RNAcentral holds the full RNA, with entries from SILVA.
A computed fold for a 387-nucleotide part of an RNA from a seawater metagenome, annotated as large-subunit ribosomal RNA, domain III.
Its mean pLDDT, the model's own confidence on a scale to 100, is 81.

Context: one part of a larger RNA
This record gives sequence, structure tokens and C1' cells, in this order.
RNA sequence: GAGUAACGAUAAGACGGGUGAGAAUCCCGUCCGCCGAAAGGACAAGGGUUCCUGGGGAAGGGUCGUCCGCCCAGGGAAAGUCGGGACCUAAGGUGAGGCCGAAAGGCGUAGCCGAUGGACAGCAGAUCAAGAUUUCUGCACUACUUACGCGGAGUGAUGGAGGGACGCAUUAGGCUAAUCAAUGCCGGGAUACGGAAAUACCGGUUGACAUGUCAAGGCCGUUGGGGUCAGAAAAUCUACCCAGCAUUGGUUGAGGCAUGGCGGGACUGUCUUCGGACGGGUAGUUGAUGAUGUCAGGGUGCCAAGAAAAGCUUCUAAACGUUGAACCGUGAGUACCCGUACCGCAAACCGACACAGGUGUCCGGGUGUCAAUGCACUAAGGCGCGC
Repeated sequence: GAGUAACGAUAAGACGGGUGAGAAUCCCGUCCGCCGAAAGGACAAGGGUUCCUGGGGAAGGGUCGUCCGCCCAGGGAAAGUCGGGACCUAAGGUGAGGCCGAAAGGCGUAGCCGAUGGACAGCAGAUCAAGAUUUCUGCACUACUUACGCGGAGUGAUGGAGGGACGCAUUAGGCUAAUCAAUGCCGGGAUACGGAAAUACCGGUUGACAUGUCAAGGCCGUUGGGGUCAGAAAAUCUACCCAGCAUUGGUUGAGGCAUGGCGGGACUGUCUUCGGACGGGUAGUUGAUGAUGUCAGGGUGCCAAGAAAAGCUUCUAAACGUUGAACCGUGAGUACCCGUACCGCAAACCGACACAGGUGUCCGGGUGUCAAUGCACUAAGGCGCGC
């Protein structure tokens, strides 16, 4: 320079009360304003205690501060089923043998590792100040062990076969989620200023499970025989050939309906330190719209012709089994390791900052407008951007 510029989005504050030494800034309340495909909700990555409670007021906070993502102390995170591992493989990595190379090392078969994929058993409600598909309540399911029963000849792999198993575009149908309406049903309060006691107004009208039943759609031919040419051994399996029987059937299946108990439920009662705690509990229908979700591995078209392996089914080999296998049923028992708080389009991540930047996925209501995730207003919810 200068007590000057600035104090970081022009979404906006005002008043009353409280606390306190002290209040524009903290807390409570009443209005006002802003977002509402977001400035709401749930995750992944990343962060790592920032979460909750009590206390504090030096520094951090662009002012203030009694307040805080700050400081101090204590507390909080609970899993057979959620995600990952004890399962599988892809790209890629590694790599017994092997090949190459002065050495170091490079390449690479089998194998192993490796999810962003496959496989795999839990839903609803309640609840701490802070966790919940993890705790609790109710009703389920999976695997293994064991006991008993049934059963009466098969079981059985690291091997064979099937299956898993897949593109893009477009598209039919059945459902559900969600939403709207009702002179349906249930409950509620009471009109201040002319009218209005109802066909007005306000709110609600549901969830998983069990049993039974219905069901659009998906998938599958089935039985018997033959022969060993194929599947590196074997096979009753697959493949192949022959004959018969059939569009019946089997299986799966989103969801609907009925019944049942359970939960939740508008509203309401008692108590209260005003934060809350403990109870009771009605109605539960009809119609419409309707998904990007689901049945599903659907249909059709096209050329660029669209993972693998395991789980699973089946077949035998070795081996085991009438001194009793498998399957099935009932009861009991067991069920390991890691993550789980909180932020997560942000004041907690990446940007030196409580930075107008950047950051993957899912949900994302209503009214108007021809449609929309656009625009305007708004619900739930969240904010008024720390002079």
C1' cells in the first nucleotide's frame, strides 16, 4: 500500500423462547424461502473413527460461537443363508518337466493363481443414544455328523457322455411392482366471516409365511431291441441303427385366489423428567393405467456367427456292499475365517483449503403439458450454501 480488496455461487431470511459471563451465527418453536432424475434414498471405490454420548473452548472454522467433521474421555460395529474365502474358470500372471540363453534371465505344456462372469441355502416385523437380511420375535431353508426306522442291491471318479452355454436387432403374451380413482369400506375432527352436518373435508384401506387350488409361459419325445465302427480303458451312458407307442403326458413355472395363524396398521388410552415409555387397535374392497422388473433358456429376422470351467445329471473302472449298499423318513447335534460403524455427486473420496471442478451402479412419487428422466409447481425427504 491499507484497515483498502476479499470473506468462495443472488436458494432469504424474520420473530418469539431457552442456554450462557457473553448470542445475527448454538438449541427449541412459528412463519418465509430453495431442491425435488435432486440439493432425496441405497450401494461400489476411496477414506478410517469422521459414527453415538458426556465434557471443553487455546488452535482449526475465512466473522461469531455457549456450536462443529475441532480437542478430551467413554461407548458403538454381532451373520451357516448378505459380499468375499474354505467351489469354478476368463483375460492376464505364474509355471513341475521342457526349449532357449555368457550369467542375470527369456519363452512355455500340464497344473496353480486370478472376477469384472458361472455356482450357491432368509424373509417379514420389532428394537440401543449409536448395529442389524447379522440382535430379538415369528415362520423358513442349506450342508454335514450321528441315532433309529424303512428298504433289499447296488454304490462308486481326478475318467467317458450330457448339461451348464451365452451374439445383435426387433417383437407377442401372461403377470407383478408402482400409481390413480371410487356416492366401496373404516376411522377422525368440527365451521372463526354469508352458506354448508354431508354424496363435504382429512387420513387409512397392507406384508411375508404355511396349506390347498388355479394358472399364461418355458423345457423334454418315450419304450424295447441291435451292433461294437466312435467317445484313448470300461460302460447298462452318449452317439449310431431298427421297431413300437404317442400329441396324450411329464417337468418347471412368474403370479392369482381361498383359508389360517402371525406381523404391521389410521386412530386412540395411561404415564411422563416433555426426550419419550407402556398398552388397545377398525376397515382391508372394486375398477383403471401399467413397467426398463418377472415368467424366460420366449418368438422372428440378420451376418460379422456370438467365453470357459465347476456345481448338476448320467455311465461305468478300481474299490466297497446281503456280517445289509443307495434312496427316503423322523429326532438330535454341528456350522470356520474376513468385511459389516460413518461419509459416499461429498465439508469425511481425488483436487495444498470445510475449494462453484471431477467421481461408477441402482431406486427415483404426484399434477399440468401430445411424449419424456424436458419444463413449471409439488410429496417423502433434505436444505437457506459459516460474515

Its Rfam family is "Bacterial large subunit ribosomal RNA". Gene Ontology terms of the family: ribosome and structural constituent of ribosome.